[in-house]
Context: one part of a larger RNA
RNA sequence: CUGGGCGUAAAGGGCGCGUAGGCGGUCAGACAAGUAAGGCGUGAAAGCCCCGGGCUUAACCCGGGAACUGCGCUUUAAACUGUCUGGCUAGAGUAUGGGAGAGGUAAGUAGAAUUUCCAGUGUAGAGGUGAAAUUCGUAGAUAUUGGAAAGAAUACCAGUGGCGAAGGCGGCUUACUGGACCAUAACUGACGCUGAGGCGCGAAAGCGUGGGGAGCAAACAGGAUUAGAUACCCUGGUAGUCCACGCCGUAAACGAUGUCUGCUAGACGCUGGGAGGUUUACCUUUCAGUGUCGCCGCUAACGCAUUAAGCAGACCGCCUGGGGAGUACGGCCGCAAGGUUGAAACUC
Numbered sequence: 001c002u003g004g005g006c007g008u009a010a011a012g013g014g015c016g017c018g019u020a021g022g023c024g025g026u027c028a029g030a031c032a033a034g035u036a037a038g039g040c041g042u043g044a045a046a047g048c049c050c051c052g053g054g055c056u057u058a059a060c061c062c063g064g065g066a067a068c069u070g071c072g073c074u075u076u077a078a079a080c081u082g083u084c085u086g087g088c089u090a091g092a093g094u095a096u097g098g099g100a101g102a103g104g105u106a107a108g109u110a111g112a113a114u115u116u117c118c119a120g121u122g123u124a125g126a127g128g129u130g131a132a133a134u135u136c137g138u139a140g141a142u143a144u145u146g147g148a149a150a151g152a153a154u155a156c157c158a159g160u161g162g163c164g165a166a167g168g169c170g171g172c173u174u175a176c177u178g179g180a181c182c183a184u185a186a187c188u189g190a191c192g193c194u195g196a197g198g199c200g201c202g203a204a205a206g207c208g209u210g211g212g213g214a215g216c217a218a219a220c221a222g223g224a225u226u227a228g229a230u231a232c233c234c235u236g237g238u239a240g241u242c243c244a245c246g247c248c249g250u251a252a253a254c255g256a257u258g259u260c261u262g263c264u265a266g267a268c269g270c271u272g273g274g275a276g277g278u279u280u281a282c283c284u285u286u287c288a289g290u291g292u293c294g295c296c297g298c299u300a301a302c303g304c305a306u307u308a309a310g311c312a313g314a315c316c317g318c319c320u321g322g323g324g325a326g327u328a329c330g331g332c333c334g335c336a337a338g339g340u341u342g343a344a345a346c347u348c
Stems, first nucleotide, its partner, number of pairs: 003320004007302002012316001014201004021194003025088007033081002035077008049065006091191001092188003095184004103177007110154001114150008125136002162169002206247006215241002220236004258315006266293012297304002321348003330341004
């Protein structure tokens, strides 16, 4: 390489958009590039293979045949692929009418809680723990009442509920805005699928500049525990957590399961629509989504099972014993931290 694979053994890219490329519904006609058949030419010799022969045999040598699976030219065929032309509507999209949603961005706003400050009442404790101590408090704490300020997060509703491509999204209001779903079947007429590179998005932490800073809290300090305790527990506490703009580009970025399409028993829930029936409680049914269980089938087993890990197809990514190592070197990217690409010696 071929082959075999990728839920858990090595292996699905974090996610999308999309370039090249690969692949592509249905009907008719044309062409004949691919394809198929025939013919001709070529495919040196030696070698390989078969038959025969020559050295006493073999190696070796000689003769003949076959083969050289290829290429070129030519004739023919037209099912399939392709190209061109003209149609179609089942794929895809548009339109119209609906309803659902923590989808996104920005601005505003509400209440509870927390902390701090001011004032009142009030007096000796409070806090914390397994027990304590550090700590706070007679300069009046804790508790309680009234007032003020600030920042952050939105109890209940809340749900194997919803939305989003993923990351993710949760008080309320407004503005702007993306997507999906259902119904109608009016319009376009294959406009599609995938997608190497590329571009964009991308939790947390981290970085730059400027703000902000209530609570929490790496680092740090102290108190405990302990043989020790650079921890677990406690008292404090700075970055950070928050906002704006710009970087970083990684995660057990997980369903450890790439995207798209078709097909293959069911049962019971939940969410959003539709249709029919109707006693207006509900029942039947149908699309889309989201769960639990369960045949056939699959699987090494566990398990998966119309949301497949079943049966098939298209395209992409990835794997090829463990360690060395996601390291070194080089390239690219980054302010840095580092990221990405990614070996070998050696060793078992």

This is a predicted structure of a 348-nucleotide part of an RNA (small-subunit ribosomal RNA, central domain) from a metagenome. Rfam family: Bacterial small subunit ribosomal RNA.